Annotation:
A computed fold for a 709-nucleotide part of an RNA from Alteromonas gracilis, annotated as large-subunit ribosomal RNA, domain II. The organism belongs to Alteromonas, within Bacteria. The full RNA is in RNAcentral, with records from ENA. It matches the Rfam family "Bacterial large subunit ribosomal RNA".

[in-house]
Context: one part of a larger RNA
RNA sequence: GCCUGCGAGUUUGCGUUGUGUCGCGAGGUUAACCCGUGUGGGGUAGCCGUAGCGAAAGCGAGUCCGAAUAGGGCGUGUGAGUGGCACGAUCAAGACCCGAAGCGAAGUGAUCUAUCCAUGGGCAGGUUGAAGCGCGGGUAAGACCGCGUGGAGGACCGAACCCACUUAGGUUGAAAACUGAGGGGAUGACCUGUGGAUAGGGGUGAAAGGCCAAUCAAACUUCGUGAUAGCUGGUUCUCCCCGAAAUGCAUUUAGGUGCAGCGUUGCGUGUUUCUUGCCGGAGGUAGAGCACUGGAUGGUCUAGGGGGCCCACAAGCUUACCGAAAUCAACCAAACUCCGAAUGCCGGUAAGUGAGAGCGCAGCAGUGAGACUGUGGGGGAUAAGCUUCAUAGUCGAGAGGGAAACAGCCCAGACCAUCAGCUAAGGCCCCUAAGCGGUAACUAAGUGGAAAAGGAUGUGAAGUCGCAGAGACAACCAGGAGGUUGGCUUAGAAGCAGCCACCCUUGAAAGAGUGCGUAAUAGCUCACUGGUCAAGUGAUUUCGCGCCGACAAUGUAGCGGGGCUCAAGUUAUCCGCCGAAGCUAUGGCAUUCGCAUAUUAAGCUAGGCCUUCGUGGUCCAGGUGUGCGGAUGGGUAGGGGAGCGUCGUGUGGCGAGUGAAGCGGCGGAGUGAUCCAGUCGUGGACGCUACACGAGUGAGAAUGCAGGC
Numbered sequence: 001g002c003c004u005g006c007g008a009g010u011u012u013g014c015g016u017u018g019u020g021u022c023g024c025g026a027g028g029u030u031a032a033c034c035c036g037u038g039u040g041g042g043g044u045a046g047c048c049g050u051a052g053c054g055a056a057a058g059c060g061a062g063u064c065c066g067a068a069u070a071g072g073g074c075g076u077g078u079g080a081g082u083g084g085c086a087c088g089a090u091c092a093a094g095a096c097c098c099g100a101a102g103c104g105a106a107g108u109g110a111u112c113u114a115u116c117c118a119u120g121g122g123c124a125g126g127u128u129g130a131a132g133c134g135c136g137g138g139u140a141a142g143a144c145c146g147c148g149u150g151g152a153g154g155a156c157c158g159a160a161c162c163c164a165c166u167u168a169g170g171u172u173g174a175a176a177a178c179u180g181a182g183g184g185g186a187u188g189a190c191c192u193g194u195g196g197a198u199a200g201g202g203g204u205g206a207a208a209g210g211c212c213a214a215u216c217a218a219a220c221u222u223c224g225u226g227a228u229a230g231c232u233g234g235u236u237c238u239c240c241c242c243g244a245a246a247u248g249c250a251u252u253u254a255g256g257u258g259c260a261g262c263g264u265u266g267c268g269u270g271u272u273u274c275u276u277g278c279c280g281g282a283g284g285u286a287g288a289g290c291a292c293u294g295g296a297u298g299g300u301c302u303a304g305g306g307g308g309c310c311c312a313c314a315a316g317c318u319u320a321c322c323g324a325a326a327u328c329a330a331c332c333a334a335a336c337u338c339c340g341a342a343u344g345c346c347g348g349u350a351a352g353u354g355a356g357a358g359c360g361c362a363g364c365a366g367u368g369a370g371a372c373u374g375u376g377g378g379g380g381a382u383a384a385g386c387u388u389c390a391u392a393g394u395c396g397a398g399a400g401g402g403a404a405a406c407a408g409c410c411c412a413g414a415c416c417a418u419c420a421g422c423u424a425a426g427g428c429c430c431c432u433a434a435g436c437g438g439u440a441a442c443u444a445a446g447u448g449g450a451a452a453a454g455g456a457u458g459u460g461a462a463g464u465c466g467c468a469g470a471g472a473c474a475a476c477c478a479g480g481a482g483g484u485u486g487g488c489u490u491a492g493a494a495g496c497a498g499c500c501a502c503c504c505u506u507g508a509a510a511g512a513g514u515g516c517g518u519a520a521u522a523g524c525u526c527a528c529u530g531g532u533c534a535a536g537u538g539a540u541u542u543c544g545c546g547c548c549g550a551c552a553a554u555g556u557a558g559c560g561g562g563g564c565u566c567a568a569g570u571u572a573u574c575c576g577c578c579g580a581a582g583c584u585a586u587g588g589c590a591u592u593c594g595c596a597u598a599u600u601a602a603g604c605u606a607g608g609c610c611u612u613c614g615u616g617g618u619c620c621a622g623g624u625g626u627g628c629g630g631a632u633g634g635g636u637a638g639g640g641g642a643g644c645g646u647c648g649u650g651u652g653g654c655g656a657g658u659g660a661a662g663c664g665g666c667g668g669a670g671u672g673a674u675c676c677a678g679u680c681g682u683g684g685a686c687g688c689u690a691c692a693c694g695a696g697u698g699a700g701a702a703u704g705c706a707g708g709c
Base pairs, nucleotide, nucleotide: 001709002708003707004706005705006704011093012092013091015090016089017088018087019086020085021084022083023082024081027048028047029046033042034041035040052059053058062074063073064072065071096234097233099231103224104223105222106221107220108219114198115197116196117195118194119193120192121191122190123188125157126156127155128153132149133148134147135146136145137144161185162184163183165182166181167180168179169178200216202212203211204210237643238642239641240640241639242638247260248259249258250257251256261367262366263364264363265362266361267360268359269358272357274352275351276350277349278348279347280346281345287339288337289336293333294332295331297329298328299327300326304322305321306319307318308317309316370395371394372393373392374391375390376389377388378387379386400411401410402409415588416587417586418585420584421583422582426578427577428576429562430561431560435575437574438573439572440571441570442569448564454548455547458545459544460543461542462541463540464539465538466537467536475532476531477530478529479528481505482504483503486500487499488498511526515524516523589633590632591631592630593629594628595627596626597625607619608618609617610616644698646695647694648693649692650691651690652689653688654687655686662682663681664680665679666678667676668675669674
């Protein structure tokens, strides 16, 4: 890992509450217990209901507060309960199942290990050579020195022994801590045998929270114990109907819970709901404005202040300074408003719709982590697949088609079947269903098929203003002069470093000079003019499509690909087609509502009448049924309904050694859980069916449990 089996909403209570049903009914019902053994008979204490109000005494269709006959609160008026059974929920219990770390009690442990006690054992070999002592020297005597002797030391080297510093291997190991090669101690605070002592908030600790039996920031075992778990995981058959929430308030509250909101079921009400038109309202947003409150720019004017002049004081004059107020012009504002929409909201009225509309009461919930997109805002940086509100949609809980792929985007809401049709979004050259469709243009950049400020004789369209057969624009030929080297400045300044001025003459025209150039001149050139030539040539504005700006990491890689240029790109317009689980067609199933029907027909049951008591006949309400028509059938949490199957019990009916159940092969039925015939084989003793009842009642998941492989 697979297979098989096991594995989770149960039980108790004269509990509480609701629904269904049955008994009795202004009543209903017993409990303990007794007699008894029948599923029986007693037992009326108690409980619920029939009356409420008050804290209570108490009063009573009233009562309480109150001085009250006021006023108000709760009641009466409007009468159905109660007991059993089943089911939903709830309460108390382990309470759907598994799961802690832990807490307490009583015990068991020092054969591992820590320390200690008692008594034993062990340490090859080699080296060093302390004190003391002896002898000699030395001294006044010493001290001291030398040579011997001696054999000290948590001394030295190094096996056994003890340790575990480095490194390699090992890491489903040979081993739940080892192996190899090196390393440290090795007469000591040494190592070690045996026996003994200390015990769990306790021991022991040369101290690491270490060690106390592979367990230690409080051992292990059993018990309290099914501790508790607002947490995680798991929770087993089918079909049908409806179908949420991720919000508000509160919370030692924020991943929990309570109430409300939103779902469902039953009963009631019966259009009250919703939409649109009309009528009537409230309001201060968008925008706008500056009338207020503030902000803010410039001008005019000017009180006042500063400077200057004048000055004994007071005053006066003046100002390239500052400048309140006023005034003119142009602005800004969520917490400004002289103004002021569109939507939305409220009420009335008319029409439409009448749908799983609205509202009330009751049972049962789930939700209270939301996500993205569009729009209006706050926070942030007018950042974020950011955050927080509002509003709408989708996802959540939604399949299908499109967007290459792609919960939240676009189209569209899947009951089932069909080798039928029409469309939506989006598409129609090939991959790939359908047009290499029509008309008129644009683009040359593969733009299309990513991007800004900014830049540019790209190109198309529409304007405006100039010049031009009295010859323009471009090109070529020629001229481009004189006063004068203008004056100043300067070493120099001659058109051309700089400053000032910028005249006059000749003329077709020519600046006191446009640029290059020189030390300064010179030189080249331009403006301007004539000629040659011969028809358009400049400036500017707006719009369409393009160009540059444009650099990233595996591999083209910013059309899904191929490929595309009067497109298969872009703009405008027209015709056709494709395209979905949408719509239609045909057939079928189910739910719900309405109408009809019981006349031919069936059964079940409450009630009335008749009755020959056979419980017969007859009438009739409701439910089920049948036919027709309308609507509906995506669905998580969740609510409601109807069923299938397993084991057992009771009653009735059946099968079975002439072979039950079970198992295997072949076949059929039902919307499904599932069910079944016949036959063959196996098997060898029970099984099936109808109606009830009762559950240890359905397996794929729980790092589930056990076994097998």